[in-house]
RNA sequence: AGAGUUUGAUCCCGGCUCAGAAUCAACGCUGGCGGCGCGCUUAACACAUGCAAGUCGAACGAGAAAGCACCCUUCGGGGUGUGAGUAAAGUGGCGCACGGGUGAGUAACACGUGGGUAAUCUGCCCUUCGGUGGGGAAUAACUCUGCGAAGGUGGAGAUAAUACCGCAUACGAUCUUCGGAUGAAAGGCUUUGGUCGCCGAAGGAGGAGCCCGCGGUCGAUUAGCUUGUUGGUGGGGUAAUGGCUCACCAAGGCAACGAUCGAUAGCCGGCCUGAGAGGGCACACGGCCACACUGGCACUGAAACACGGGCCAGACUCCUACGGGAGGCAGCAGUGGGGAAUCUUGCACAAUGGGGGAAACCCUGAUGCAGCGACGCCGCGUGAGUGAUGAAGCCUUUCGGGGUGUAAAGCUCUUUCAGUGGGAACGGUAAUGACGGUACCCACAGAAGAAGGUGCGGCUAACUACGUGCCAGCAGCCGCGGUAAUACGUAGGCACCGAGCGUUGUUCGGAGUUACUGGGCGUAAAGCGUGCGUAGGCGGUUCCGUAAGUUCGGUGUGAAAUCUCCCGGCUCAACUGGGAGGGUGCAUCGAAUACUGCGGGGCUUGAGCGCGGGAGAGGAAAGCGGAAUUCCUGGUGUAGCGGUGAAAUGCGUAGAUAUCAGGAGGAACACCGGUGGUGUAGACGGCUUUCUGGACCGUUGCUGACGCUGAGGCACGAAAGCGUGGGGAGCAAACAGGAUUAGAUACCCUGGUAGUCCACGCCCUAAACGAUGCACACUUGGUGUGGGCACUUCAGUGUGUCCGUGUCGGAGCUAACGCGUUAAGUGUGCCGCCUGGGGAGUACGGUCGCAAGGCUGAAACUCAAAGGAAUUGACGGGGGCCCGCACAAGCGGUGGAGUAUGUGGUUUAAUUCGACGCAACGCGAAGAACCUUACCUGGGCUUGAACCGCAGUGGAUCGUCCUCAGAAACGAGGAUUUUCCCUUCGGGGACUGCUGUAGAGGUGCUGCACGGCUGUCGUCAGCUCGUGUCGUGAGAUGUUGGGUUAAGUCCCGCAACGAGCGCAACCCUUGCCCUGUGUUGCCACUCCCUUCGGGGAAGCACUCUCAGGGGACCGCCAGCGACAAGUUGGAGGAAGGUGGGGAUGACGUCAAGUCAUCGUGGCCUUUAUGUCCAGGGCUACACACGUACUACAAUGGCCGGUACAAAGGGCUGCCAACCCGUGAGGGGGAGCCAAUCCCAAAAAACCGGCCUCAGUUCGGAUUGCAGGCUGCAACUCGCCUGCAUGAAGCUGGAAUCGCUAGUAAUGGCGUAUCAGAAUGACGCCGUGAAUACGUUCCCGGGCCUUGUACACACCGCCCGUCACAUCACGAAAGUGGAUUGUACUAAAAGUCUGCAAGCUAACCGCAAGGAGGCAGCGGCCCAAGGUGUGAUCCAUGAUUGGGGUGAAGUCGGAACAAGGUA
Repeated sequence: AGAGUUUGAUCCCGGCUCAGAAUCAACGCUGGCGGCGCGCUUAACACAUGCAAGUCGAACGAGAAAGCACCCUUCGGGGUGUGAGUAAAGUGGCGCACGGGUGAGUAACACGUGGGUAAUCUGCCCUUCGGUGGGGAAUAACUCUGCGAAGGUGGAGAUAAUACCGCAUACGAUCUUCGGAUGAAAGGCUUUGGUCGCCGAAGGAGGAGCCCGCGGUCGAUUAGCUUGUUGGUGGGGUAAUGGCUCACCAAGGCAACGAUCGAUAGCCGGCCUGAGAGGGCACACGGCCACACUGGCACUGAAACACGGGCCAGACUCCUACGGGAGGCAGCAGUGGGGAAUCUUGCACAAUGGGGGAAACCCUGAUGCAGCGACGCCGCGUGAGUGAUGAAGCCUUUCGGGGUGUAAAGCUCUUUCAGUGGGAACGGUAAUGACGGUACCCACAGAAGAAGGUGCGGCUAACUACGUGCCAGCAGCCGCGGUAAUACGUAGGCACCGAGCGUUGUUCGGAGUUACUGGGCGUAAAGCGUGCGUAGGCGGUUCCGUAAGUUCGGUGUGAAAUCUCCCGGCUCAACUGGGAGGGUGCAUCGAAUACUGCGGGGCUUGAGCGCGGGAGAGGAAAGCGGAAUUCCUGGUGUAGCGGUGAAAUGCGUAGAUAUCAGGAGGAACACCGGUGGUGUAGACGGCUUUCUGGACCGUUGCUGACGCUGAGGCACGAAAGCGUGGGGAGCAAACAGGAUUAGAUACCCUGGUAGUCCACGCCCUAAACGAUGCACACUUGGUGUGGGCACUUCAGUGUGUCCGUGUCGGAGCUAACGCGUUAAGUGUGCCGCCUGGGGAGUACGGUCGCAAGGCUGAAACUCAAAGGAAUUGACGGGGGCCCGCACAAGCGGUGGAGUAUGUGGUUUAAUUCGACGCAACGCGAAGAACCUUACCUGGGCUUGAACCGCAGUGGAUCGUCCUCAGAAACGAGGAUUUUCCCUUCGGGGACUGCUGUAGAGGUGCUGCACGGCUGUCGUCAGCUCGUGUCGUGAGAUGUUGGGUUAAGUCCCGCAACGAGCGCAACCCUUGCCCUGUGUUGCCACUCCCUUCGGGGAAGCACUCUCAGGGGACCGCCAGCGACAAGUUGGAGGAAGGUGGGGAUGACGUCAAGUCAUCGUGGCCUUUAUGUCCAGGGCUACACACGUACUACAAUGGCCGGUACAAAGGGCUGCCAACCCGUGAGGGGGAGCCAAUCCCAAAAAACCGGCCUCAGUUCGGAUUGCAGGCUGCAACUCGCCUGCAUGAAGCUGGAAUCGCUAGUAAUGGCGUAUCAGAAUGACGCCGUGAAUACGUUCCCGGGCCUUGUACACACCGCCCGUCACAUCACGAAAGUGGAUUGUACUAAAAGUCUGCAAGCUAACCGCAAGGAGGCAGCGGCCCAAGGUGUGAUCCAUGAUUGGGGUGAAGUCGGAACAAGGUA
C1' cells in the first nucleotide's frame, strides 16, 4: 500500500466482498510447563447455609457457670477460694453516611472542564485563645408479677454514669431599638509527675452543600410548551441562595442556534482502531453520580432520607396454635433459573489499610494469598551433532524414475522443563509469615514424559492421484460439481501458524462509501417549475477609534493510573518502580493591530434615481375585420357522394355531392414569419383604442454601499381535471358502427358526448429541459443575426462600442460524449439536492384539496449488481452503393402416373450402423444371393482367427489324400513325404505343436476429450501484421474517401509507410500458327498390284500424334476520363479486353460430419461386447418424403435403307471371320500385352414406306410359359432373351428446381466397381436453341453509414395479467398488554400546623397552680389503590391489498431496430 466482482472487450460512476488490528468473548479439534492479568455482557430474576461492623470495664450499674482446690455433708448436696470482675446481657460513648456491590433509573448542573460562594456547613485530626464552679430529677439492666404459639410486650419496685435537667460564670459567639439581652461544660485513669477527655471560640487541613460559563445521543412522520408557570413585595423554611414554599400583585418565561414530547443511555480519565482528523466502546483499574425487593416517608446524626437502621403501603417467600408474625446476597463464597457463556460454600489478618480502645488487643469475605478456566498477554520445552546417489512403508509415474528424505534406523552427545531426593530465603523490625517447605540452589536417572490445527481455483503462501458424476457436497466474494473436478470426499505431498489452530459474533480500518482534513449534482444518484422576499450567511473604497475574533508571551489548571522517552527490579519478556515529556482544552494577565467584527467620519466605481431616445406576439380590457369550415333558405343540376392499402358503415331520387346567391353562428388568425422579438418561468402572433409592467441605449446631473444570496413564507405557474353559469362552428377522450385480425376492448374509416371557448373560483403537476440554481470577476478567436449609439463613405458603405440571440472552434475542463466569454474553464458568496438496484415516490402519520390527488416520506424483505459514455461485432419489417440464374425475360423440368433408388415410419428374432434445413435422403455403398456383414437364431473355441516376449515341454512343420459323425465349423482316426544354417560334433539357432505367464482382441461407448480428412458460407473479396500516428483505454488509422475493376484490380488523394495470407498470374486442357518427329498414323505428287480397302512401294507435303516455341499486351487508332487507372468503339487477328474449361478454397464460422477408412486419450468387456461356422436378415410394407428413369405421343411410333464421332478398356482379358439359334447365347478359334487386333453397331440425323388422334401400331408396368448367362449355389434375393399378357398414364393443385452458349434441351458411346448384377456415379462426342428491358421486389453476399436495452449476438432480448409454492409488510370488526396525560375519588406512614378538656419527674411557686412536654383529635401535603376519559407503542386478528423470490406452467406480444402505430 491494495485486491476480487457489472462488459465480447474498455474507461468511468457505484455498491458488495476480502487481506489488517482488536476482543470481558463463545464454539470445534487439540493440549507439556511457568509468570502476570482477567473471569454473569443474559434475569436490577429468585435465593438454602455460613461469614461480610463492631469496639471501649481507663464513662456506668450489675455480674455468672463448667472445671480445679479445700472444707462440710443427712451422701440428696452445701460452703469457701480460684475460674473472674471473666463470659453473656444492659446504660453510655464512638463507629455503623467509610470500606464492599451494582448500573435499574437518569439527556440532568448527572458528568467533564473552568469559575463563584460577602449565600454555606464540617464529627474525628492539627494550631491558638479562654474555661471545666455548684446542684437536681430520672431510667435500663436487676427483682417481683402479668399477657402471647411466636415476634414481643404490660404493670410494680430499686439503682449508676462521660445518659438527662436547671443555677452560676462568658475571652469569644449570637441577637440588638446599641440601652442591653441570650447561651456552656464531665469526668476517667494515674507511679500524683501527668495523661486521656469535656465546654465556648478563632484559624487550618481534608470533606461536603449550593450557583454559573462551556462541552458531549437520535428523532420535526414530536412545533408549539408553561399557571408556581416568569418576575416583584412580604411571611415561612434551610447550614445556605432561590417559587424551595405560601399570600398578594404584574403577565410574563421557553422555542427553528430545536422548546415540548418520544426513543436510547450512568458520565469521565481512558480502551480499541486509524498516518491523522475521526469512528466505535466504556469490562477490569481510578474519579464522580445513582440505586439497595417495588413505591412513599421521616427519625437519629457533623454528615443519611441510611445495602447488612426505622415506619407505612404493595408484590413475593417462609413460620403459625389462624389470632398474628418474620424476611430482603446489585457484600464474599454458594444454589436454582435464564443463557452460546463466566470460577472455590478455600487460607490468613503475616503485610497494606479501616473501626473502636490510653494500650494490650478485638473486628475487618476491604485486603494479602491460594484453588478452577489456554480466557488473554509473555517466556520456555518437546532434543543436539553425525548419518545413503538415498532402507522399508506409503504416494506418484512417460515404468526410466520421482517424492516423503538426513527424515528414520544406526553411532556420538546434552538434560532446560517435568519427575525423585536434599537444602532453603527476601517480604521482617526487638517480636509476628496465610503464601510455603514456595521462589531459588544442589544432586540423581534417562531422549527419556511432552504436537497439533487450518489451508492448498483466483483474491492468497501452498498440487497431484483416486472416488463421485448438477448427486453427495463446498462457498467470504467471484463461483465449483452434469465421467478426465489442483474448488466436493479421501490419500500422498506442500504451505502457514504453533500449545495452539480454525470458525462465529462484534468494533475500527481498508471506505476519499457522509468527503473538516477529503466527494459530488448536463447524460452515471443529485439544480426546487419560476419569481419576490423574512431570518440567516456573505459583502466595494478610505481615515480615526476599539480590541470581540485573531496572533504572541506569562501564570493557574488539565488528579493518579494509562501513553512516549530515559534509567532501574524480577535470569529475559509480559509485569513492575523512579524521573522527564505529552496532555491539541479551559480560565486569567499582558502585548500586537495586518485581516475580520464593532462605533464614528468621508468617497464613488457596486446599486438606485433623474433627463433624452428608439425596439418589442410583455400583460389587461373594449371594439372592429376578412378568408375558411359547418349549418339554414333559395336557384341551377342529376346519380351518385364520401372514404380506404382495398373496402364497408355513413350521406343521397323526400334530390345529396358539385355550383351560384343570401343568411346564422362559433373558433382560430394564412401570407409577413425568420434557431427573429418579448417575458422571471409557464407562455405570448389579425387590426384599432385605452390602461399598464420590464429591459436596452445615450447622458454622467443626484443619493452614497442603500448590495448578493435566500431556510421558512408569499405570489405566479402548460395541458388535463373539478365547481357555478354561459357558449358550442370545427376538432375530439368515452361511446356506437364498419373494417383489419387467430383475436383486435387498438392502429385505419364513418359518426359522436364531455372537453376544447368565455366569466368567476379551485387544482399545482410535466421530458415545467439548456435534463445545466442565482450573482459578480477574470481568461485566445472566427462568422451570422436583433436593438441602440458614435465616427465614417458617393452609397442603404465601412469601422468602433453597449445589450441580446445563434454557430464553429483555442487554451483549459471532462469517464467519454462534449462544454468552450451565453463555460460544463479559473475563482468568490449564498441556497437547493445526492450517497448501490429493487421494494417505492409505495405504506403509515401529518398537512393542503370539493374531488381527483398534491407535498412531506420510511421499513421489512431481496439482489450483486443496477448504471453512464465510448469500442468492436451482429442484427433491423434503417439508409446509400454494388454483385450473383437472386429476381425479371426465356427454355426444359419436379410436384399427378408406373417403375427404380434412398429416407422416415411401421413391422420383425434381426430388418447392423452412420448421415437430418440449405450443407441428410441414386449419401458412406466405384455395385448386400454365400462372402462382404458390423445384425439375428443356432452350433463350436477360450493365450484364442491374426501379432509378439519369456519359461517349460514335444516335434520337424507345412502340404496332399482317405474314412466316420455332422448343416458346417469343429471333433475322432488313418496314409504319404520328410527340411535349412552354424558347430569345438557335446550342442545351439531358425521353424512349429502343446502348457503356463505378460498380454492379445472388440465395426463396444464418448466426433461434446482428440489427430487427420471433409462439407459449408464461397472462388465470396476479403483477413491480418510490423513500425509510426491518434485515443486514459477497448480500439482507430492503414483497409476510409473520389474514380475504376470480375477482384482490397488498378489510379489519384490521404498520418500514414510498408509487408503477409487471399485476388490475378505462373500449372493442365482447348482454340490459331511455326519448328522438330514420322509408326502402328497420313496419302498431295510418283510407281506397282488390286479380292478397289493407303492393301503394297516410295514419301512426311497435308490431317494427325508427341514434344518445343510463337501468339493477346488496351500493344495501335479514335471518343470519354483528371494528362491517371480504366472504359466505349474501330482496325488488324484463329482468338480482344480474365478467349473457353479445369486444378487451385485466405483469417475464420457452424462443439457442422466422421472413434464404422485410419490413428488415438479415457471408460467398458475378457469361456465374451472376442473368435469360427451354418442358416436367416440388411431386399419386409398400410403409408409419407427426396432423387431419378420411362411415358402420356404425330417435331411422334414402327419397318427398311444410307451416313458421320470422341474418349476409353482389353491376358483370370478383349474376342474377329465363319457356323447354329427368332433371340439371349452357343460353337469356333484368327488377331492383339494394342495410333497395328478386338470391344465397336455410334444414335439422334437423312431417304423411302406405313400408322391418323384412338388409351391407339402411344405407353410399357404387371403376370404366365419357355429359355440363356455368371456363379459351389440364383427359393428367400441376380441379369438377360423369346412368346403371350398390356396396368396407371391424355402434360400434372399449392408449391418448387436447373440453365446465359457450344450452354439448356436432346441423341447415343465409354469407363470404374464387378464372377454376375445400373434408370446411379464418372467421362466422351453428335445435333443444337430461346432470352436478359432492367435491379422495384424475393434469396444470398460485399463495402460505407445509422439505431440498438442484442454479444449463446433477432432462432436475440424482454413486459404484464393469470395459476401454484413460499417470505416479509400494509389495511381490517376487534382482542390482549405496556407506558403515559388529565379529571374526580381515596387516603397509610410521616413532617409541619391548630386544638390539646386526658396524662405529665427535673424549672418557677409554700401551696393551689403555672411554664414546658406528651397521648389524643382536627387540618394542609401525600404513596399505593379506585372510577371516567384520552394519547403513544407493542403483540395478535376472520378477511383483504399490493410487493419480493421461485423449474423448462398459461395467455398475449408492450419495450429495445423506423421493434413493425417512433

The RNA shown here (small-subunit ribosomal RNA) has 1462 nucleotides and comes from a metagenome. RNAcentral holds the sequence, with entries from SILVA. Its Rfam family is "Bacterial small subunit ribosomal RNA".